RNAcentral holds the sequence, with entries from ENA.
The RNA shown here (transfer RNA) has 85 nucleotides and comes from a Hadesarchaea archaeon.
Rfam family: tRNA. The family's RNA type in Rfam is transfer RNA.
Its mean pLDDT, the model's own confidence on a scale to 100, is 81.
The source organism's lineage runs through Archaea, Methanobacteriati, Hadarchaeota (SeqCode) and Hadarchaeia (SeqCode).

RNA sequence: GCCGGGGUAGCCUAGCCAGGUAAGGCGACAGCCUCGAGAGCUGUUGACCCUUCGGGUCUCGAGGGUUCAAAUCCCUCCCCCGGCG
Numbered sequence: 001g002c003c004g005g006g007g008u009a010g011c012c013u014a015g016c017c018a019g020g021u022a023a024g025g026c027g028a029c030a031g032c033c034u035c036g037a038g039a040g041c042u043g044u045u046g047a048c049c050c051u052u053c054g055g056g057u058c059u060c061g062a063g064g065g066u067u068c069a070a071a072u073c074c075c076u077c078c079c080c081c082g083g084c085g
Stems, first nucleotide, its partner, number of pairs: 001084007010026004020068001027045006046058005061077005
């Protein structure tokens, strides 16, 4: 230098081909149960802001483009893994 795979919330992993509410698990927190804890069960859980029963804005490695709408399509670049030379 060329080719392939990958980067998604604290961690792991789907979703991408075929654009339309960022999903599941782990963990964490609260509750139930228990003498107490663990296990189990139930609920909540990306971030920020607000007048906080609720509402708004934003978020998928970075920046740009297309589109009513982008994690997803296009372009450039960064990082990790493997192969070729």